[in-house]
C1' cells in the first nucleotide's frame, strides 16, 4: 500500500431480513462399513457509525489476518 473477514471447513452472492460443496442429525438401502437416495439442524453475513424507505452489499472508522 494491497486483498479478502458470510453455517463446523472451502466459498458464492447481490440495495429487498442469505446459498452450493464437504462436514453433521434422522429414515431407507446393507450381515456390518463404505457408497448412493431422501431429509433435518446449523449465520442477528468480524465490530461500531453514516448514507437508504430498506444495508452482508455503498461509505467511514476501528479490529484481527494475508501479501
Nucleotide at each position: 500500500u494491497g486483498g479478502g473477514g458470510u453455517a463446523g471447513c472451502u466459498c458464492a452472492g447481490u440495495g429487498g431480513u442469505a446459498g452450493a460443496g464437504c462436514g453433521c442429525u434422522u429414515g431407507c438401502c446393507u450381515u456390518c462399513c463404505a457408497u448412493g437416495c431422501a431429509u433435518g439442524a446449523g449465520g442477528c453475513u468480524c465490530u461500531g457509525g453514516g448514507u437508504u424507505u430498506g444495508a452482508u452489499c455503498c461509505u467511514c472508522a476501528g479490529c484481527a489476518c494475508c501479501a

RNAcentral holds the sequence, with entries from Rfam.
A computed fold for a 67-nucleotide RNA from Marmota marmota marmota, annotated as transfer RNA.
RNAcentral records the identical sequence in 2 taxa.
Rfam family: tRNA. Gene Ontology term of the family: triplet codon-amino acid adaptor activity.